[in-house]
RNA sequence: GCCUUGAAGCAAGGGCGGGCUUACGAAUCGUGUCAGGUCCGGAAGGAAGCAGCACUAAGUCUGAUUCGCUUUGUGCUUCAAGUUUAU
Numbered sequence: 001g002c003c004u005u006g007a008a009g010c011a012a013g014g015g016c017g018g019g020c021u022u023a024c025g026a027a028u029c030g031u032g033u034c035a036g037g038u039c040c041g042g043a044a045g046g047a048a049g050c051a052g053c054a055c056u057a058a059g060u061c062u063g064a065u066u067c068g069c070u071u072u073g074u075g076c077u078u079c080a081a082g083u084u085u086a087u
Base pairs, nucleotide, nucleotide: 001084003082004081005080006079007078008077009076010075011074012072013071014070015069016068017067018066019065020063023060024059030055031054032053033052038047039046040045
């Protein structure tokens, strides 16, 4: 120096989970607004509130990024051991 094996470090790829993000998302047990209609009232007005709509929860989906865990027939570096070759 070559080859083989082991260990360590730094990366790369895969998987899982969390954060972030997009969209969806409540027949009924969320919030708000509540057409119509209902109730109270002599009236003025008020009350409760279905449907609808909006926002959102549990949750589902998406995406790049970040963090953690894990994994490897991946790459590089370092160290050690063994075989062998040359001096």
This is a predicted structure of an 87-nucleotide RNA (Bacterial small signal recognition particle RNA) from Lactobacillus sp. PFC-70. NCBI's taxonomy places the organism under Bacteria, Bacillota, Bacilli, Lactobacillaceae, Lactobacillus. It is recorded under the gene name ffs. Rfam family: Bacterial small signal recognition particle RNA. The family's RNA type in Rfam is non-coding RNA gene. On this family, see Rosenblad et al., Nucleic Acids Res 2003: "SRPDB: Signal Recognition Particle Database". Rfam describes the family as follows. The signal recognition particle (SRP) is a universally conserved ribonucleoprotein involved in the co-translational targeting of proteins to membranes. The RNAcentral record of the sequence draws on ENA. RNAcentral records the identical sequence in 2 taxa.